[in-house]
RNA sequence: UGAUAGAGGUUGCGUACUUUAUGAGUAGUUUUCCGGAUGUGGCAGGCACAAAAGAAGGAGAAUGAAAGGAAAGCGCGCCGAAAGGGUAUAAUUCCUGCGGUUAUGCCUUUGGGCGUAAGGUGAAGAAUCUUACGACUGUCAUCUUGGGUUUCGUUUACGGCGGAGAAGAUGGGGCGCUAUCGGA
Numbered sequence: 001u002g003a004u005a006g007a008g009g010u011u012g013c014g015u016a017c018u019u020u021a022u023g024a025g026u027a028g029u030u031u032u033c034c035g036g037a038u039g040u041g042g043c044a045g046g047c048a049c050a051a052a053a054g055a056a057g058g059a060g061a062a063u064g065a066a067a068g069g070a071a072a073g074c075g076c077g078c079c080g081a082a083a084g085g086g087u088a089u090a091a092u093u094c095c096u097g098c099g100g101u102u103a104u105g106c107c108u109u110u111g112g113g114c115g116u117a118a119g120g121u122g123a124a125g126a127a128u129c130u131u132a133c134g135a136c137u138g139u140c141a142u143c144u145u146g147g148g149u150u151u152c153g154u155u156u157a158c159g160g161c162g163g164a165g166a167a168g169a170u171g172g173g174g175c176g177c178u179a180u181c182g183g184a
Stems, first nucleotide, its partner, number of pairs: 001182006009079001012078004017073004028063007038050004042098005082110012111137002114134008139172007150164005
């Protein structure tokens, strides 16, 4: 320096399916009364639709969901697993612009999980994302100790010696770390 294979955790990451709770007695639908001219399609303009055969709004009655997210189980793919930010393209959202959703490419940030605070998303005291802080953990380097019914090498063997490994301190960071093979 190139390739291959691995490790971090049983609360590593992501995802499919099933079940359950939440969402919610909410949205919606039907209907009665009040009310009396606007309302709906994310925002603006346009356009379309509904409306005196009664709009918005308010008070009842009946009926009544779903999605995203969550927990558990059982599988699958993995260790930049994955997540975030920016940008470009395509599709989609009534048309245009802005915005939203999905997919792909490029650039960039983050070792990992947890807790606290603030902000965003969210129905939410769930969860998640970003930032900051905190201890923990994994790994490498240096130093100290020498962990013992541990293991490897040396030795006939015991013993001894050397290495790995155990504990602590300081510091670094995943384009890192370990092992094997190859090249210079």
A computed fold for a 184-nucleotide RNA from uncultured Roseburia sp., annotated as Lysine riboswitch aptamer. The prediction has a mean pLDDT of 76. Rfam family: Lysine riboswitch aptamer. Rfam links the family to the GO term lysine biosynthetic process. Rfam's curators write: Riboswitches are metabolite binding domains within certain messenger RNAs that serve as precision sensors for their corresponding targets. For this family Rfam cites "The L box regulon: Lysine sensing by leader RNAs of bacterial lysine biosynthesis genes" (Grundy et al., Proc Natl Acad Sci U S A, 2003).